Model confidence (mean pLDDT): 82 of 100.
This is a predicted structure of a 102-nucleotide RNA (Guanidine-I riboswitch aptamer) from a Thermoanaerobacteraceae bacterium.
It matches the Rfam family "Guanidine-I riboswitch aptamer". Rfam 15.1 lists 1,509 matches to the family in 1,281 species. For this family Rfam cites "New RNA motifs suggest an expanded scope for riboswitches in bacterial genetic control" (Barrick et al., Proc Natl Acad Sci U S A, 2004). Rfam links the family to the GO term regulation of gene expression.
Of the family's consensus pairs, 96% are formed in the model.
Taxonomically the source falls in Thermoanaerobacteraceae (Bacteria, Bacillota, Clostridia, Thermoanaerobacterales).
The sequence was found by an Rfam model in a public genome assembly.

RNA sequence: GGAAAGUGCACCUAGAGUUCCGCAUGCUUUUUUAGCAUGGCUGGAUCGAGUGGUGCAGGUGCCUAUCGAGCACUACACCGGAGGGAUAAAAGCCCAGACGGG
Numbered sequence: 001g002g003a004a005a006g007u008g009c010a011c012c013u014a015g016a017g018u019u020c021c022g023c024a025u026g027c028u029u030u031u032u033u034a035g036c037a038u039g040g041c042u043g044g045a046u047c048g049a050g051u052g053g054u055g056c057a058g059g060u061g062c063c064u065a066u067c068g069a070g071c072a073c074u075a076c077a078c079c080g081g082a083g084g085g086a087u088a089a090a091a092g093c094c095c096a097g098a099c100g101g102g
Stems, first nucleotide, its partner, number of pairs: 007057006015047002020044002022041001023039006058074005076097001078101003083095003
């Protein structure tokens, strides 16, 4: 001075919004019912972490004549502003362990 190759999936959490359900308010309707608009509003449901959790799988090594089983390892990840994308919409989602600094 330089180099990610730093695995995947599922469930969950911090967090996130408002398509659907519910709720609140208003309007229409003679009433009930229903419809429309507005509001994220404790919620149901939904999205959801590289630097959060758990599990399973995968990888590497040891062991073993071989396979399998078993055992071990699978590290680290501090700070900062902005941009773009998906979905109804947003995000700690995705681009992205981008980039810059340490």